RNAcentral holds the sequence, with entries from MGnify. A computed fold for a 361-nucleotide RNA from a rhizosphere metagenome, annotated as Bacterial RNase P class A. It matches the Rfam family "Bacterial RNase P class A". Rfam classes the family as a ribozyme. The prediction has a mean pLDDT of 77.
[in-house]
RNA sequence: AGACGGCCGGAUGACCGCUCCUGCGGCGACGCAGGGGAGGAAAGUCCGGACUUCACGGAGACACGAUGCCAGCUAACGGCUGGGCGGCGCGAGCCGACGGAAAGUGCAACAGAGAGAUACCGCCAGCGGCCCUUUCGGGGGUGCGGGUAAGGGUGAAAUGGUGCGGUAAGAGCGCACCGCUCGCCUGGUAACAGGCAGGCACGGCAAACCCCAUCGGAAGCAAGACCAAAUAGGGGUCGCGUUGUGCCGGUUUCCAGGCCUGCGGCCCGGGUAGGUUGCUCGAGGGUCUGAGCGAUCAGGCUCCCAGAUGAAUGGUCAUCCGCCGCGCAAGCGGCGACAGAAUCCGGCUUACAGGCCGUCU
Numbered sequence: 001a002g003a004c005g006g007c008c009g010g011a012u013g014a015c016c017g018c019u020c021c022u023g024c025g026g027c028g029a030c031g032c033a034g035g036g037g038a039g040g041a042a043a044g045u046c047c048g049g050a051c052u053u054c055a056c057g058g059a060g061a062c063a064c065g066a067u068g069c070c071a072g073c074u075a076a077c078g079g080c081u082g083g084g085c086g087g088c089g090c091g092a093g094c095c096g097a098c099g100g101a102a103a104g105u106g107c108a109a110c111a112g113a114g115a116g117a118u119a120c121c122g123c124c125a126g127c128g129g130c131c132c133u134u135u136c137g138g139g140g141g142u143g144c145g146g147g148u149a150a151g152g153g154u155g156a157a158a159u160g161g162u163g164c165g166g167u168a169a170g171a172g173c174g175c176a177c178c179g180c181u182c183g184c185c186u187g188g189u190a191a192c193a194g195g196c197a198g199g200c201a202c203g204g205c206a207a208a209c210c211c212c213a214u215c216g217g218a219a220g221c222a223a224g225a226c227c228a229a230a231u232a233g234g235g236g237u238c239g240c241g242u243u244g245u246g247c248c249g250g251u252u253u254c255c256a257g258g259c260c261u262g263c264g265g266c267c268c269g270g271g272u273a274g275g276u277u278g279c280u281c282g283a284g285g286g287u288c289u290g291a292g293c294g295a296u297c298a299g300g301c302u303c304c305c306a307g308a309u310g311a312a313u314g315g316u317c318a319u320c321c322g323c324c325g326c327g328c329a330a331g332c333g334g335c336g337a338c339a340g341a342a343u344c345c346g347g348c349u350u351a352c353a354g355g356c357c358g359u360c361u
Base pairs, nucleotide, nucleotide: 001361002360003359004358005357006356007355008354010320011319012318013317014316015315016314018037019036020035021034022033023032024031025030039338043349044348046347047346048345049344050343051220052219053218054217064216065215066214067213068212069083070082071081072080073079084098085096086095087094088093099211100210104209105208106205107204120152121151122148123147124146126144127143128142130140131139132138133137160178161177162176163175164174165173179200180199183196184195185194186193187192224277225276226275227274234268235267236266237265238264239263240262244260246259247258248257284303285302286301287300288299289298290297291296321336322335323334324333325332326331
């Protein structure tokens, strides 16, 4: 000068409050005593689970979504650990949507002849005219249909690379080395690595569709459960009133009864406000031992560590600490990173003044 990992992230005291638990006192309101009271990210709500309700006979297929080298860890994961491969860095190390392009479809701006099949310039032989030279050969230029991807030019990318041979010119056409692919052998659990032999076809893009493999029911603590006022409405029952040419029995009259209707009392059930619960002992913390490279696992001992709900976790003062400013100094003044629980847990990501420790280059 850097790389990686871990930790802290104001301290102490006094006074005044807030909230929860336990004990005591009090009929109660409440009082007293003791104890607990934000974070490494409580954040974003991006993944994965626990739990709850709803749906669901089993299995498979289709659709949709996510993931995608290998092995392991884990309750699970898109997380973590170890390894492989590729890239970056002198290095410690860091980064990686890292399956498939010989199933199919599609895309490639601009430039360029051509972006999967291509001949623009150039090179080359053949054939047919023309011209020059002259002694029957040579040269120049041109037209036609061909060969050629070596050279030029365009491009991010142009049909394996370099060299030698070869050829009319060229070309994996042949050879050497490199590269690539298929096959076999060896090592490795595997990804993969090394070797041998053969060949040079099949360009790139799948964070384009797609194919393959694996996984996935939905919504969420405002989930869900319980208690339950007032008011309005529903049901039942009792009493009173019948105010009525009201209705009911085969018909008529009378009486009694029932129904409808009104008022009042009581009861029942749904349900609102409100309250209780879910609620915090948990894949929990600390420490020791053992297994493992590690993530992690096993065992012993020990601890109880926020549960608010218009929502507590605060304020003042003093001393110290750190930083900044002023000052020669003594000292004076200011500030204290990011942020703040809300069912819980495992991750990821993002924010973070300053400081400490360890290992390494």